[in-house]
Context: one part of a larger RNA
RNA sequence: CUGGGCGUAAAGGGCGUGUAGGCGGCCUUGCAAGUCAGACGUGAAAUGCAUCGGCCCAACUGAUGACCUUCGUUUGAAACUGCUAGGCUUGAGUACGGGAGAGGAAAGCGGAAUUCUCGGUGUAGCGGUGAAAUGCGUAGAUAUCGAGAAGAACACCAGUGGCGAAGGCGGCUUUCUGGCCCGAUACUGACGCUGAGGCGCGAAAGCUAGGGGAGCAAACAGGAUUAGAUACCCUGGUAGUCCUAGCCGUAAACGAUGGGCACUUGGUGUAGGGGGUAUCGACCCCCCCCUGUGCCGAAGCUAACGCAUUAAGUGCCCCGCCUGGGGAGUACGAUCGCAAGGUUGAAACUC
Numbered sequence: 001c002u003g004g005g006c007g008u009a010a011a012g013g014g015c016g017u018g019u020a021g022g023c024g025g026c027c028u029u030g031c032a033a034g035u036c037a038g039a040c041g042u043g044a045a046a047u048g049c050a051u052c053g054g055c056c057c058a059a060c061u062g063a064u065g066a067c068c069u070u071c072g073u074u075u076g077a078a079a080c081u082g083c084u085a086g087g088c089u090u091g092a093g094u095a096c097g098g099g100a101g102a103g104g105a106a107a108g109c110g111g112a113a114u115u116c117u118c119g120g121u122g123u124a125g126c127g128g129u130g131a132a133a134u135g136c137g138u139a140g141a142u143a144u145c146g147a148g149a150a151g152a153a154c155a156c157c158a159g160u161g162g163c164g165a166a167g168g169c170g171g172c173u174u175u176c177u178g179g180c181c182c183g184a185u186a187c188u189g190a191c192g193c194u195g196a197g198g199c200g201c202g203a204a205a206g207c208u209a210g211g212g213g214a215g216c217a218a219a220c221a222g223g224a225u226u227a228g229a230u231a232c233c234c235u236g237g238u239a240g241u242c243c244u245a246g247c248c249g250u251a252a253a254c255g256a257u258g259g260g261c262a263c264u265u266g267g268u269g270u271a272g273g274g275g276g277u278a279u280c281g282a283c284c285c286c287c288c289c290c291u292g293u294g295c296c297g298a299a300g301c302u303a304a305c306g307c308a309u310u311a312a313g314u315g316c317c318c319c320g321c322c323u324g325g326g327g328a329g330u331a332c333g334a335u336c337g338c339a340a341g342g343u344u345g346a347a348a349c350u351c
Stems, first nucleotide, its partner, number of pairs: 004322003007305002012319001014201004021194003025088004030083002033081002035077007049065006091191001092188004096183004103177007110154001114150008125136002162169002206247006215241002220236004258318006266296011300307002324351003333344004
């Protein structure tokens, strides 16, 4: 160097974009760097190997041969890789016509509920629990009706339904805006795949500044429970949860399954689109195709569980990662951060 792996045993980067690099469709021309063949040179001797000899044998030793997997020079070959020139359309993309969607950003609007304030009715309880108590209430609560205010979240629709790269996205309307799918032609002509670094996005909590604060609720206080109860239960309650701007950069960031392409029996739902059949025409029914999303299962794979055209099957390309448990995601150093801390990441020792 080659050889093994990564759903659950150690191991897929949280996700994207893209630099270098790696890899790359079909046909033809040329070159000959890689590649292949021949020749020549080189590849010291000794050692080792084979054969034949010399010491009685052997060790030891002499001769000859093969070998020395290499490199250089030179002459050729041109299939493959590469380079060069030209062409192609199936990969990729553009234009056109349709389509679905909680994709993103901003502004505005709506109703239910909750709490509070004011007013009416009304009177002794309310609330809460396993049972209670703390708590609230004759200064009129709870209940109920009317009016007003505030903040946050959007019942039903709602669906292993949809959209998004992931995180994630759900009342309604408008504006701006990204991506995707289907159809039929035309155009460009390999423009592709992956992607170390880099850059961007990235739930919740947390941080900075300024707002906001209804409900909920870490901390905290009280009441219970208990041997105790720094808890579970109850009554309160502050940060926070919300908005704007800026940080943080983590997660069971999970499908615990990186991305791309191709191939490999089927069945049955569902979402978007198209075609056919049927019909006077159309909806429906039925059949087929593409794209997505589920379930069940063939071969195959798997340690088993299970996976199975959305592969964990069969192959190729590129990236990331793993190498016994603990020590330890710690120490040190570096770097990022306001901080909290993040990223990178050992060893001694021990089993």
Small-subunit ribosomal RNA, central domain from a metagenome, 351 nucleotides, folded computationally. Its mean pLDDT, the model's own confidence on a scale to 100, is 88.